[in-house]
A computed fold for a 563-nucleotide part of an RNA from Olsenella sp., annotated as large-subunit ribosomal RNA, domain I. NCBI's taxonomy places the organism under Bacteria, Bacillati, Actinomycetota, Atopobiaceae, Olsenella.
Context: one part of a larger RNA
């Protein structure tokens, strides 16, 4: 030197173990903000740096209510309090207070800082600062001023009063905009995909919805979703690809208001009229809402009054209030074991019981139904949410047969032309939407049945409203798992969106384990210390805080053989 056993040391895989994750099912809950949110800055402890929790009342304040002998969080040390039932603490439930930023809202500003303004306070000789309340835009109402074109008036503008908005938020919903990569074995129509992505807007969902719909010579009857229908019929450089609907089966199920017609008040500076009125607008109330067409008017019949029927507060109008019961937000009972051996411990063996509407878990020096928590089953609430019922309350209260007129959504449908969506790339291209230019009829009408025309079925457009089934989970709470187990499982089991990186948008870690119990090594002894030797302690200390196991590279120390 190198090989080989052996003993270290290094170094942190392995096993084992969970406090964090995943993931899914049930249920809850689904918003929060000018009454100043979400998130934050700084404060607030005896001593106080960090998390936590609070906010000048600041580790807290008050009421009620449950628990309960201990209590001043994490946090285990000292000191100093508090309380013991004349009820600390903790938990719940209502208040209270809530600095300063922030939508940030008196005015500025490099967020958490500067600097006014009007009233009101205590303090001061005054100055002056301090304490409290008030001053942002932008909308709608309602009231008073002011007051053009244009004379009146009106618009515009001011002022006071009252009311909403304003910003936050995982996904999930409509909507306005909207790519390319990639496909099409190249690419340009196609496609990817109306997807990512931007921006607006809503709610607990959202959005659709009560036939100018479908059918097919039968007939159905509002929307939404879920099978099938079907990868069909079609579309499609007939390439890649894209892909219906009827009609059947099932979840649910609800249907209503208005606009005119007439009649009623009110108002008008407009028209006719001297005026009175009429008429024209314009507001509000009745009235009425349909396609076997309704409806208004007008006449007629028939029922029919109310201490009685029916209906409701999520559309259809809207507020309560009392009583009863149930869920939610604290809690509370709750069966049954002991003995000997082995051990450093007994839950283990072994001997003898006993529970069970409870053999579900977890915990206790090892493996416990019966030690502790709990677990089956049972039980609760001053207060607060929320729900169901009943009652007060509320709202409603016919239909027919004729007449004959007057209504029944207009720059609308519809048509040319450009474009969109429709499963349908312009195609025989219809429905449907915009955009531009033309532009009806009005019930004897209208609009559809995939160009278009007849017949012929069918349904009434151009106003609104609408539960329920259907999306989805920042949240809570309960459960489960042929998910992970510290290189895995969230990026985070730890004080992580932290340390660090980047001007910045952004980008991101590593980091779990002594021991039943700190019993965390007192005294000695080397050492400047770090370190180690003994002594103690503990089962174990080669568990010793750089700690369970402690493998491997690595690096020594002893032996043996061999250069």
């Nucleotide at each position: 030197g190198g090989c080989a056993c052996g003993c270290g040391g290094u170094g942190g895989a392995u096993g084992c173990c969970u406090u964090g994750g995943c993931a899914c099912a049930g249920g809850a809950a689904g918003c929060c903000g000018a009454c100043g949110a979400a998130g934050g800055a700084c404060g607030c402890g005896a001593c106080a740096a960090g998390c936590c929790g609070c906010g000048a009342u600041a580790g807290u304040c008050c009421a009620c209510g449950g628990c309960c002998a201990g209590g001043g969080g994490c946090a285990c040390a000292u000191g100093c309090c508090c309380g013991c039932a004349c009820g600390a603490g903790c938990c719940g439930u209502g208040g209270g207070u809530c600095u300063c930023c922030g939508a940030a809202u008196g005015g500025g500003a490099g967020a958490a800082c500067c600097c006014g303004c009007c009233g009101g306070g205590a303090c001061u000789u005054g100055a002056g600062g301090c304490c409290c309340g008030g001053c942002g835009c932008c909308c709608g109402c309602c009231a008073g001023c002011c007051g053009a074109a244009c004379g009146c008036a009106u618009a515009c503008g001011c002022u006071g009063g009252c009311g909403g908005g304003g910003g936050g938020c995982a996904a999930c919903c409509g909507g306005g905009g909207g790519a390319a990569c990639c496909g099409a074995a190249a690419c340009a129509u196609c496609c990817a995909a109306g997807u990512a992505c931007c921006c607006c807007g809503a709610g607990g969902a959202a959005g659709a919805g009560a036939a100018a719909u479908c059918a097919a010579a039968c007939g159905a009857g509002a929307u939404u979703c879920c099978c099938c229908g079907a990868g069909u019929a079609g579309u499609g450089g007939c390439g890649a690809g894209c892909g219906a609907a009827a009609g059947g089966g099932g979840a649910a199920g609800a249907g209503g208001c208005c606009a005119a017609a007439c009649c009623g008040g009110c108002g008008c500076g407009c028209c006719g009229g001297a005026g009175a009125c009429g008429g024209g607008c314009g507001c509000c109330g009745g009235g009425g809402u349909u396609g076997u067409g309704g409806g208004a008017c007008c006449a007629c019949c028939c029922a029919g009054c109310a201490u009685g029927g029916c209906a409701g507060u999520c559309a259809g109008a809207a507020a309560g209030g009392c009583g009863c019961g149930a869920g939610g937000c604290a809690g509370c009972g709750g069966a049954a074991c002991g003995g000997c051996c082995u051990g450093g411990g007994a839950g283990g063996g072994c001997c003898g019981g006993c529970g069970a509407g409870a053999c579900a878990g977890g915990g206790u020096c090892a493996c416990a139904g019966c030690c502790c928590c709990g677990u089956a089953c049972g039980c609760g609430a001053a207060g607060c949410c929320c729900c169901g019922c009943g009652c007060c309350c509320u709202g409603c209260c016919g239909g027919g047969c004729g007449g004959c007129u007057c209504c029944c959504g207009a720059g609308u449908a519809c048509c040319g032309c450009c474009g969109g969506a429709c499963a349908c790339g312009u195609g025989a291209a219809a429905c449907c939407c915009g955009g531009u230019g033309g532009g009806a009829a009005g019930c004897g009408g209208g609009g559809g049945g995939g160009a278009c025309c007849a017949c012929c079925c069918u349904c009434c457009a151009a106003g609104c409203c609408u539960g329920a089934a259907c999306a989805c989970u920042c949240u809570c709470c309960u459960g489960u798992g042929a998910c992970c187990g510290a290189u895995a499982g969230u990026g985070g089991a730890c004080c992580a969106g932290u340390a660090c990186c980047g001007c910045g948008a952004g980008g991101g870690a590593a980091a779990g384990g002594u021991g039943a119990a700190a019993a965390g090594c007192a005294c000695c002894c080397c050492g400047g210390g770090a370190g180690g030797g003994g002594a103690g302690u503990g089962a174990a200390a080669c568990a010793g805080c750089a700690c369970c196991u402690g493998a491997a590279a690595c690096c020594g120390c002893g032996u043996g053989c061999c250069c």
Rfam family: Bacterial large subunit ribosomal RNA.